Record summary: Predicted 3D model of RNase P RNA and transfer RNA as a complex of 486 nucleotides. Its mean pLDDT, the model's own confidence on a scale to 100, is 76. Rfam match: Bacterial RNase P class A. By type it is a ribozyme.
[in-house]
RNA sequence: GGAGCGGGCCGGGUGAUCGCCGCGGCGGCGUACGAGCCGGGGAGGAAAGUCCGGACUCCACAGGGCAGCGUGCUGGUUAACGGCCAGCGAGGGCGACCUCAGGGAAAGUGCCACAGAAAACACACCGCCGAACUCGCGGAGCGAACCCCGCGGGUGGCAAGGGUGAAAAGGUGCGGUAAGAGCGCACCGCCGUCGUGGCGACACGGCGGGCAGGGAAAACCCCACGCGGAGCAAGGCCAAAUAGGGGGGCGUUCGAGGCUGGCCCGGCUGAGGCCCCCGGGUAGGUUGCUGGACCCCGCGGGCAACCGCGGGGCUAGAGGAAUGAUCGCCACCCGCGGCGCAACCCUGGCCGAGAGAUCGGCCAGGGCGAGUCCGCGGGAACAGGAUCCGGCUUACAGGCCCGCUCCGCGA
RNA sequence: AGGCGCGUGGCUCAGUGGUAGAGCGCUUCCUUGACACGGAAGAGGUCGGUGGUUCAAUUCCACCCGCGCCUACCA
Numbered sequence: 001g002g003a004g005c006g007g008g009c010c011g012g013g014u015g016a017u018c019g020c021c022g023c024g025g026c027g028g029c030g031u032a033c034g035a036g037c038c039g040g041g042g043a044g045g046a047a048a049g050u051c052c053g054g055a056c057u058c059c060a061c062a063g064g065g066c067a068g069c070g071u072g073c074u075g076g077u078u079a080a081c082g083g084c085c086a087g088c089g090a091g092g093g094c095g096a097c098c099u100c101a102g103g104g105a106a107a108g109u110g111c112c113a114c115a116g117a118a119a120a121c122a123c124a125c126c127g128c129c130g131a132a133c134u135c136g137c138g139g140a141g142c143g144a145a146c147c148c149c150g151c152g153g154g155u156g157g158c159a160a161g162g163g164u165g166a167a168a169a170g171g172u173g174c175g176g177u178a179a180g181a182g183c184g185c186a187c188c189g190c191c192g193u194c195g196u197g198g199c200g201a202c203a204c205g206g207c208g209g210g211c212a213g214g215g216a217a218a219a220c221c222c223c224a225c226g227c228g229g230a231g232c233a234a235g236g237c238c239a240a241a242u243a244g245g246g247g248g249g250c251g252u253u254c255g256a257g258g259c260u261g262g263c264c265c266g267g268c269u270g271a272g273g274c275c276c277c278c279g280g281g282u283a284g285g286u287u288g289c290u291g292g293a294c295c296c297c298g299c300g301g302g303c304a305a306c307c308g309c310g311g312g313g314c315u316a317g318a319g320g321a322a323u324g325a326u327c328g329c330c331a332c333c334c335g336c337g338g339c340g341c342a343a344c345c346c347u348g349g350c351c352g353a354g355a356g357a358u359c360g361g362c363c364a365g366g367g368c369g370a371g372u373c374c375g376c377g378g379g380a381a382c383a384g385g386a387u388c389c390g391g392c393u394u395a396c397a398g399g400c401c402c403g404c405u406c407c408g409c410g411a
Numbered sequence: 412a413g414g415c416g417c418g419u420g421g422c423u424c425a426g427u428g429g430u431a432g433a434g435c436g437c438u439u440c441c442u443u444g445a446c447a448c449g450g451a452a453g454a455g456g457u458c459g460g461u462g463g464u465u466c467a468a469u470u471c472c473a474c475c476c477g478c479g480c481c482u483a484c485c486a
Stems, first nucleotide, its partner, number of pairs: 001407010012330007020042002023039004029034001044382001048393002051391005056231004063265004068227005073087005088102001089100004103222002108220002111215002125162002127158003132155008170188006189211001190209008235287004245278006257269003280485003294313008332379007344367010412482007421435004429466001437453005459475005
C1' cells in the first nucleotide's frame, strides 16, 4: 500500500419567532371550570414486526392425568427465555474467523419418484472364472463312454471392474485365489469394553471384534425438560341511557351453570338462577399510568455473559393521539470555481563532470496537483411512543473508533 | 393495541414431498353468406419474496411482504 475478518459507537448542535400536548405556580372576575401570565418537560436505535420470554391484572389456589404446543450437544448466566456467554463436536475458509433445529434411525410404522439386476431380510444386466458335476464337438495317442489337451454350452462360483442413481452394503495397499471376496494381514474408519484427563459435552490411550447397524425424525413417532387460560379493548370505581323486552335450553342440594382454551378427575363457588339466539341502549369520566429486573461512573469478583458495593442522574404519559414550521450560525457530505507548498514532468538559462553521447546541481516560467483555506449551489437515511420491561428479527443516508488476519514492497 | 386467517395461469379454485391441474376466459383453424353455439389444436405459471432441511419443496421450517377478519360497556 492492497484485500479482508471481528467488535463498539454516533446518527446533528445551537439561537430567535410563531405554534402543539401534559405538569406546577399565580390569577380581575370567580364555588368550580376557564381566558391570561410565569416556570419547567416533551420519541428511537430500532419506538417497527408481534417472533420469544417475563412483570402486572382477572379467573379461589393454579392441583393431577390425557391430549396439544414448544425446546433439544455441555456448563454457566438470568425474574424468565427459543436470548446471551464460555466450551465441545461437525462443516467451510491459506488465515483472522464464520455456519450448524447439534437427542434417538440396533422400539415401532411408513417413505426413498425416475433410472437401475438390486433401494434395505440385498442383488446379478454386461462382465470375470472353469475348481466341482454334466452335455456336445475336435485333437494327440496302438488303444478313450470317462481319465491327457482344446473349443462351445448347462448346473454352478464371484462381486473386483463396467453401467444406473442423490445414495449400491467400510476405504487404500499387499498377499491370496480358478476367478474373487475382511478370505488373511498392515494402516485408516467403525463397534464394544476398560483406563486416564475433564463438573460435563468430549478427548487421548490400551485391549477385543472382521464389520453388523444406508438416508431421512424441518415424516409419524420415542425420550428428556418446560408450558393452567386470557390479555391494559386485562381489571377497579363513578355516571348516562332503554322495551330491564321476546324465543329456546338446563337446573334448584341426588345440584345446572361458572372458574374465557379440548376432555376427565379433584377442588371452590353456586339458585326466580345460569347459558344461547333475536331485539334495545351508551360509545362519557376516572383509575390502572409510568421510578423501573432503569441509566452513567468508580471499585471488587468472574475468561465472559453477569453479579455485588459505593456515588451520581432520570417529571412524554396522550387517548384518534402533541413533539412542528420558518429564518440564521456552527459542524458533516457532494459538486463547481478561485488561491495554490513540496515532489514529479516539460521548456529555457547559468555552473560543474566527461573525449563525446550525456549526466548532476542551481534559478526562472509553465503543466499536473495532495492537504488546507475562501466563495457559490445542493444534500442529510430508516422511521416515530399508546401498560411496562429483557431479548430476537427486520429497515437504515452518512460517519467515527478499536483489535486482528493474509498478500506485496522497503529497512 | 391485542388476537386470528389468506396469498397457485387474466378470474374462481383444486393439488400438501417425486414432470403443477380444472372450469370460465384468450389465440388459431374447421363449421356458417356472416355471427352465436359446436368441434379440433394451442399459448399462458418467479406457486407472494428470501434463506434453510432434503437426492428432490407449491407442499416441511424460519424470517419478511401484501391483503382481509374479530374485539368495549349496560341491561